[in-house]
Context: one part of a larger RNA
RNA sequence: GGACGAACGCUGGCGGCGUGCUUAACACAUGCAAGUCUACGAGAACGAGGUAGCAAUAUCUUUAGUAAAGUGGCGUACGGGUGCGUAACACGUAAGUAAUCUACCUUUGGGUUCGGAAUAACUUCGGGAAAUCGGAGCUAAUACCGGAUAAUGCAGCGGCACCGCAUGGUGAUGUUGUUAAAGUUUGUGUAAUGCCUAAAGAUGAACUUGCGUCUGAUUAGCUAGUUGGUGAGGUAAUGGCUCACCAAGGCUGCGAUCAGUAGCUGGUCUGAGAGGAUGAUCAGCCACACUGGAACUGAGACACGGUCCAGACUCCUACGGGAGGCAGCAGUGAGGAAUAUUGGGCAAUGCCCGAAAGGGUGACCCAGCAACGCCGCGUGGAGGAUGAAGGUCGUAAGAUUGUAAACUCCUGUUAGAGGGGAAGAAUAACUAAGUUUGGAGCUUAGUAUGACUGUACCCUCAGAGAAAGCCUCGGCUAACUACGUGCCAGCAGCCGCGGUAAUACGUAGGGGGCAAGCGUUGUCC
Numbered sequence: 001g002g003a004c005g006a007a008c009g010c011u012g013g014c015g016g017c018g019u020g021c022u023u024a025a026c027a028c029a030u031g032c033a034a035g036u037c038u039a040c041g042a043g044a045a046c047g048a049g050g051u052a053g054c055a056a057u058a059u060c061u062u063u064a065g066u067a068a069a070g071u072g073g074c075g076u077a078c079g080g081g082u083g084c085g086u087a088a089c090a091c092g093u094a095a096g097u098a099a100u101c102u103a104c105c106u107u108u109g110g111g112u113u114c115g116g117a118a119u120a121a122c123u124u125c126g127g128g129a130a131a132u133c134g135g136a137g138c139u140a141a142u143a144c145c146g147g148a149u150a151a152u153g154c155a156g157c158g159g160c161a162c163c164g165c166a167u168g169g170u171g172a173u174g175u176u177g178u179u180a181a182a183g184u185u186u187g188u189g190u191a192a193u194g195c196c197u198a199a200a201g202a203u204g205a206a207c208u209u210g211c212g213u214c215u216g217a218u219u220a221g222c223u224a225g226u227u228g229g230u231g232a233g234g235u236a237a238u239g240g241c242u243c244a245c246c247a248a249g250g251c252u253g254c255g256a257u258c259a260g261u262a263g264c265u266g267g268u269c270u271g272a273g274a275g276g277a278u279g280a281u282c283a284g285c286c287a288c289a290c291u292g293g294a295a296c297u298g299a300g301a302c303a304c305g306g307u308c309c310a311g312a313c314u315c316c317u318a319c320g321g322g323a324g325g326c327a328g329c330a331g332u333g334a335g336g337a338a339u340a341u342u343g344g345g346c347a348a349u350g351c352c353c354g355a356a357a358g359g360g361u362g363a364c365c366c367a368g369c370a371a372c373g374c375c376g377c378g379u380g381g382a383g384g385a386u387g388a389a390g391g392u393c394g395u396a397a398g399a400u401u402g403u404a405a406a407c408u409c410c411u412g413u414u415a416g417a418g419g420g421g422a423a424g425a426a427u428a429a430c431u432a433a434g435u436u437u438g439g440a441g442c443u444u445a446g447u448a449u450g451a452c453u454g455u456a457c458c459c460u461c462a463g464a465g466a467a468a469g470c471c472u473c474g475g476c477u478a479a480c481u482a483c484g485u486g487c488c489a490g491c492a493g494c495c496g497c498g499g500u501a502a503u504a505c506g507u508a509g510g511g512g513g514c515a516a517g518c519g520u521u522g523u524c525c
Base pairs, nucleotide, nucleotide: 001525002524003523004522006521007520008519009518010517013377014376015375016374017373018372019370020369021335026333027332028331030330031329032328035074036073037072039071040070047062048061049060050059051058052057081288082287083286090213091212092211093210094209095208096207097206100205101204105201106200107199108198109197110196111195112194113147114146115145116144122137123136124135125134126133127132153178154177155176156175157174158173160171161170162169163168183193184192185191214260215259216258221251222250223249226248227247228246229245230244231243232242233241263285264284265283266282267278268277269276270275290311291310292309293308294307313324314323315322316321341367343366344365345364349363350361351360352359353358380410381409382408383407390401391400392399393398414466416461417460418459419458420457424452429447430446431445432444433443434442435441469514470513471512472511473510474495475494476493480509481508482507483506484505490497491496
């Protein structure tokens, strides 16, 4: 000198764009953050209207096959948070899988047949303070189960061809065995949409390997599933991944083991570079979800807002027993030098569900708070010397503040007031027409949709009116005098200043620097 997720002191006009618990992975009140559905059965109420009745009331229609609940499907493994752990195939980079899986999506081939038994909801009975549980009875499905059919699938056996990278791979073929399905909409269908199977793609994931990745030798030896083999089990898959048996190996001074510290990277800061430091925001990967362990479901988890067990803590209890997990968004307490609103909206961009309409989304888009940062603008412009008054200094002549002010003439940024007023919104949707065998698809036209927001922006009005501070002046280092103080009070980054003429302390005048900031502290280069 530069930089910062900064803090502190003094000061503070506006706008744009960003950023905002670096500490206690400390504990959390409250609300919201993951739902949705033309598969299925059952199915309300308020309200409105009618009939009967003196009325209470009874009953019918509508509300409505709606709401809420249930079975079932898909999603909940994404998105969002945090950096505890981890020195490791965790990450980065380059390869490999002839050792692998992949829901939804795309392309292609084939199929979609016949039956069955339950169960929730519901009704009823019972237990319990509650959470919730049990018995009996009824019912449906794209839920569950059985049979049929079936290959280019899978498995066994047989020979053939081609290829390679060691184990081997690919293709056609013969034979034996084995494996599937679900409907819904529609007047119908060869329609639409689903379902099953096979092959390929895409996407995502898994595993293996070379190289690279902090400090300590005041850590020198470490290791028994340890290292390898055979066989078996397990996995999507290789493998001591696990087990039985056999052998005695394996790593290490090119630093094993142990200890400490730490998420890694693209990047960021600095530097001419080499390098050094760092890993907030944004992006990729990893790990974690009160602490420890485990599996279930599923294409995918050993699962933040799922389950089970143990533990600590908090809460409810009728003392028998139960409930919970903000490292999601807000917010609270605590800790701390220190870090924001219990806001609006799904209008846009995405994601989930749905054929769609649509629903959901604290992702996201916006608004609020904070000079925390960067950038831009303003706090007026021109003229104006009797160089006014006042202040300060003074040799009392004057000098300086100083064109500074007053005064004259202008301008109108921003703030204020009044008017107008966007873009973000359409390629999606709906309606109509056309095309079409067609209700699918496609084309054209019209309609509707904005949280921000009456915002940005534009015009007009009045008016210099409402808007400047901070640090510093001994040398380094730009900028000097007076008074006060008297080794006191104090200053100080280093040298040092102050003990009666202090350009170094305090105040004033003047000057210098930067400026809505300025200085200090901390950290890095």

Small-subunit ribosomal RNA, 5' domain from an uncultured bacterium, 525 nucleotides, folded computationally. Rfam family: Bacterial small subunit ribosomal RNA. The RNAcentral record of the full RNA draws on ENA and SILVA.